The prediction has a mean pLDDT of 83. Transfer RNA from an Elusimicrobiota bacterium, 72 nucleotides, folded computationally. It was read from a public genome assembly. Its Rfam family is "tRNA". By type it is a transfer RNA. The organism belongs to Elusimicrobiota, within Bacteria.

């Protein structure tokens, strides 16, 4: 200094222009004598920031800033 990916609940991660989801955790309630397992139900997101484009943006363009890989 140049390419390529990656940033989305505490955690792992889906989501390819129309209402942000799932597993795990958490907290509650059912079960038990109690736990655990299971069942049900609830909290919990500024989708990395700025800006553009669209009637609409996680999604498309731009720039930044962090991470991880190559190349020099």
């Nucleotide at each position: 200094g140049g390419g390529c990916g990656g940033u989305u609940g505490g955690c792992u991660c889906a989501g390819u222009g129309g209402u942000a989801g799932a597993g795990c955790g958490u907290u509650c309630g059912c079960u038990u004598c109690a736990c655990a397992c299971g069942c049900g139900a609830a909290a919990g997101g500024u989708c990395a920031u700025a800006g553009g484009u669209u009637c609409g943006a996680c999604c498309c363009c731009u720039a930044u800033a962090c991470c991880g890989c190559c190349c020099a």